[in-house]
Molecule: transfer RNA
Organism: Pseudomonadota bacterium
RNA sequence: GCGCCUAUAGCUCAGAGGAUUAGAGCGUCUGCCUCCGGAGCAGAAGGUCGCAGGUUCGAUCCCUGCUAGGCGCG
Repeated sequence: GCGCCUAUAGCUCAGAGGAUUAGAGCGUCUGCCUCCGGAGCAGAAGGUCGCAGGUUCGAUCCCUGCUAGGCGCG
């Protein structure tokens, strides 16, 4: 330098058929329970869907560029 993959909650990830309130597990917080709680039960908070454009009535999702990380080739 060229090609491919990845980027969504604090962490690990799903969602991809464009519109439904953007989700799960773990973690955090609150309450209950309990002799105690770090176990169990219930609930809550937490997101510019990497950045910037484009297409569209409408984009986390499609297209382009960029950034960061990973893999391969030279």